[in-house]
Parts: sequence; structure tokens; C1' cells
RNA sequence: GGGCCUGUAGCUCACCUGGUAGAGCGCUGCAUUCGCAUUGCAGAGGUAGUCGGUUCGAGUCCGAUCAGGUCCA
Repeated sequence: GGGCCUGUAGCUCACCUGGUAGAGCGCUGCAUUCGCAUUGCAGAGGUAGUCGGUUCGAGUCCGAUCAGGUCCA
């Protein structure tokens, strides 16, 4: 320098025939307990690495760019 892959809630990951985002763990509250843990119920929390484009509409397509990984030189 070039090719490919990954980048979504605190963490690990889904969602890929484009229609305005979910799960597990974690966190908060309540119930249960003498108390803790466990269990049950409820809730908060992200607009999808960044920018731009296409589209009525994009995490989901296109381009650029940043970061990490990997292969080649």
C1' cells in the first nucleotide's frame, strides 16, 4: 500500500426480500425472607463507529472515512 471481516443498550449477541430495534446477563423498584441469596413482577437504558448519498421510508443498499482483526505485498 491492497483484499476481506467486524463495529447495534454497561457486557455478550440477535434483528439482513429496506418499513421507524430486541434477547440473555447486569442495573433500579416492588413482592417473597428474620436477613442475604434464589424466584416472581414491573421499569430505566441505544436510533445502530462517523459523515454523505439513494429511497416515500435504511441498522439493513451505495460511497468516503475512523477503529479493531486477518491475509497478501

This is a predicted structure of a 73-nucleotide RNA (transfer RNA) from a Patescibacteria group bacterium. The RNAcentral record of the sequence draws on ENA and MGnify. Lineage of the source: Bacteria > Bacteria candidate phyla. The coordinates come from a structure-prediction model, not an experiment, and the mean pLDDT is 81. It matches the Rfam family "tRNA". It is annotated as a transfer RNA. Rfam's curators write: Transfer RNA (tRNA) molecules are approximately 80 nucleotides in length.